[in-house]
Context: one part of a larger RNA
RNA sequence: ACCGGCGAGUUACCUUGUGUCGCGAGUUUAACCACUGUAAAGUGGGGAGGCGUAGUGAAAGCGAGCCCUAAAUGGGCGAUUAGCGGCAUAAGUUAGACCCGAAACCUGGUGAGCUAACCAUGUCCAGGGUGAACCCCGAGUAAAAUCGGGGGGAGGCCCGCACCCGUAUCUGUUGCAAAAGGUUGGGAUGAGGUGUGGUUAGAGGUAAUAUGCCUAUCGAACCAGGAGAUAGCUGGUUCUCCCCGAAAUGCAUCUAGGUGCAGCCUUUAUUUCGAAGCUUUGUGGGGUAGAGCACUGGAUGGGUUGUCGGACCGCGAGGUCUGGCACCUAACCAAACUCCGAAUACGCAAAGUGGAUUUUAAAGAGUGAGACUAUCCGGGCUAAGCCGGGUGGUCGAAAGGGAAACAGCCCAGACCGUUAGUUAAGGUCCCUAAAUUCAAGCUCAGUGUGAAAGGCAGUGUUUUUCCGUAGACAACCAGUAGGUUGGCUUAGAGGCAGCCACCCUUUAAAGAGUGCGUAAUAGCUCACUGUUCGAUCGGAAAGAUGCGCCGACAAUUCAACGGGGCUCAAGCUUGAUACCGAAGCUACGGCUUCGCCGCAAGGCGAGGGGUAGGGGAGCGUUCUGUAUGCCUUGAAGGUGUUCUGUAAGGAGCACUGGAGUGUACAGAAGUGAGAAUGCCGGU
Numbered sequence: 001a002c003c004g005g006c007g008a009g010u011u012a013c014c015u016u017g018u019g020u021c022g023c024g025a026g027u028u029u030a031a032c033c034a035c036u037g038u039a040a041a042g043u044g045g046g047g048a049g050g051c052g053u054a055g056u057g058a059a060a061g062c063g064a065g066c067c068c069u070a071a072a073u074g075g076g077c078g079a080u081u082a083g084c085g086g087c088a089u090a091a092g093u094u095a096g097a098c099c100c101g102a103a104a105c106c107u108g109g110u111g112a113g114c115u116a117a118c119c120a121u122g123u124c125c126a127g128g129g130u131g132a133a134c135c136c137c138g139a140g141u142a143a144a145a146u147c148g149g150g151g152g153g154a155g156g157c158c159c160g161c162a163c164c165c166g167u168a169u170c171u172g173u174u175g176c177a178a179a180a181g182g183u184u185g186g187g188a189u190g191a192g193g194u195g196u197g198g199u200u201a202g203a204g205g206u207a208a209u210a211u212g213c214c215u216a217u218c219g220a221a222c223c224a225g226g227a228g229a230u231a232g233c234u235g236g237u238u239c240u241c242c243c244c245g246a247a248a249u250g251c252a253u254c255u256a257g258g259u260g261c262a263g264c265c266u267u268u269a270u271u272u273c274g275a276a277g278c279u280u281u282g283u284g285g286g287g288u289a290g291a292g293c294a295c296u297g298g299a300u301g302g303g304u305u306g307u308c309g310g311a312c313c314g315c316g317a318g319g320u321c322u323g324g325c326a327c328c329u330a331a332c333c334a335a336a337c338u339c340c341g342a343a344u345a346c347g348c349a350a351a352g353u354g355g356a357u358u359u360u361a362a363a364g365a366g367u368g369a370g371a372c373u374a375u376c377c378g379g380g381c382u383a384a385g386c387c388g389g390g391u392g393g394u395c396g397a398a399a400g401g402g403a404a405a406c407a408g409c410c411c412a413g414a415c416c417g418u419u420a421g422u423u424a425a426g427g428u429c430c431c432u433a434a435a436u437u438c439a440a441g442c443u444c445a446g447u448g449u450g451a452a453a454g455g456c457a458g459u460g461u462u463u464u465u466c467c468g469u470a471g472a473c474a475a476c477c478a479g480u481a482g483g484u485u486g487g488c489u490u491a492g493a494g495g496c497a498g499c500c501a502c503c504c505u506u507u508a509a510a511g512a513g514u515g516c517g518u519a520a521u522a523g524c525u526c527a528c529u530g531u532u533c534g535a536u537c538g539g540a541a542a543g544a545u546g547c548g549c550c551g552a553c554a555a556u557u558c559a560a561c562g563g564g565g566c567u568c569a570a571g572c573u574u575g576a577u578a579c580c581g582a583a584g585c586u587a588c589g590g591c592u593u594c595g596c597c598g599c600a601a602g603g604c605g606a607g608g609g610g611u612a613g614g615g616g617a618g619c620g621u622u623c624u625g626u627a628u629g630c631c632u633u634g635a636a637g638g639u640g641u642u643c644u645g646u647a648a649g650g651a652g653c654a655c656u657g658g659a660g661u662g663u664a665c666a667g668a669a670g671u672g673a674g675a676a677u678g679c680c681g682g683u
Base pairs, nucleotide, nucleotide: 001683002682003681004680005679006678011095012094014092015091016090017089018088019087020086021085022084023083026051027050028049032045033044034043035042036041055062056061065077066076067075068074098236099235101233105226106225107224108223109222110221116200117199118198119197120196121195122194123193124192125190127159128158129157130155134151135150136149137148138147139146163187164186165185168183169182170181171180202218204214205213206212211220239618240617241616242615243614244613249262250261251260252259253258263367264366265364266363267362268361269360277353278352279351280350281349282348283347284346290340291338292337296334297333298332300330301329302328303327305326306325307324308323309322310321311320312319313318370395371394372393373392374391375390376389377388378387379386400411401410402409415590416589417588418587420586421585422584426580427579428578429564430563431562435577437576438575439574440573441572442571448566454550455549458547459546460545461544462543463542464541465540466539467538468537475532477530478529479528481505482504483503486500487499488498511526515524516523591608592607593606594605595604596603597602619672621669622668623667624666625665626664627663628662629661630660637656638655639654640653641652642651643650644649
């Protein structure tokens, strides 16, 4: 891992509801007793007690009434009758209460054969080195000190076996081994190693303290018990079909992943039965969007008047500049501003439409983590697949078609069957079903098939102004002068570094100069003028707009149309006609739920996506009762196959197997397996 078997809402008391049965103003017995019976139990007795038949008041009490009160013309609770018991079923309470699962807590025991420390008694430590105290001899001294030699053999001394330890690294990591092996290393007469016997016990011991060790277990050992501890947590919870069908919100919570009440779902009754909903009209309240500045505040320019300051000038009178407040004027801003003020929405009423919902009660729930999208807002960065709120949609709990693929986008809501039709979104060159369709334009960028500010004689459409046969625009040719090198500045500044000014004259025209250039001049050129040329009218400058261009840089070839590929298109815009296209709609057949009609058969109409969840109807397993069958001429079980029912399922046949086993109607449950890192077994 697979296969097989086992594996989870049970039982008891009580409470409430529903169904059904018995009796009924009643109903019912409990313990216990008698009889029958092998037993289980049955029959009879037993009325003690319970519930009901009367309420009300705190109560005394009164009573179809009672209480409040001094008293009710008032108010509260009642009276005008239906209950009680059994069985089944659903939920609830208390119990382990659907099953498995802690870490822990407590009680009583078992452990020091591992290890920690201690006690008693034994035992072990090759060899080599160093050479303390002390002693002797000699030298030396007044005597010492001191020096030399010899003896001596100290030390938690040195090197290093056994022995003990375990420093570094490699191997090993389903190992040789639940801690080892190789190499290397530390101690090795000591606080040394070690044998045997003994002592200390878990709220504890022991500890040169590492929270270490106390039998591969230690921030509190192990074993049994309390015990099925508790688990607002995780996982799992076994056959079928039919009907309906949620929530992820509000308030509260030692509450936030739990729970209570409400909201939303289901079932059974009940109620409304042209109700709900929708549309129109009428009628209401409002202070949002917008707008506004009359208030509250913010904020800018101007004005001059008044007033209060400041600085400077002036001998002074006064003047100049500037600030605050108020006023006037112009243009503004505001969720917590409003002199104003919609559209919607909401309430009420009526009419129309509409065709089944609404109310109440009882019982059963689940939900109380929501997600994206469109839109109106708040927070944030007018960031987020971001956080929060309102309104609608979808997903959640929704399959089908489209968007290449893609819960939340677009279309559309799947009862079943059909090799029928017709459409939606979206599409119609090929992949790929359907137009290489029609008409008129645009685009040349493969734009389409990703992007901004900004840039641009790309190109189409359009508007305005201006110039032109008295010759425009472009091009060629020619001119482009004088005062003057304007003044200043500067080493120089001559149109052309910079500052100031920007005149006059001659002219067809020519700037105190448009650009290049020089050290400064020079030189080239432009504006401006003339000549040549000669416009189906041409040309210039602006504006608007369609489609394009640049801007455009990322990490595994193309990789920013799904691909191929596409250019009067297979791109874009506008219009038109066909066609394709879904589980939509239609057609035909069938099943089923609800309503109506009908005596019935049947007919008509409306429905049948679905998680949590509610309701209904069934299939199958084991056992029991009653009735009735089958079986050694072969039961159950097994393997294979055929037939059959809407499903769970049922039946036949062949082989195997070798002794039990069906059917009908009731009853009772250890009653259905794929999941629980499920349990046991096999392979």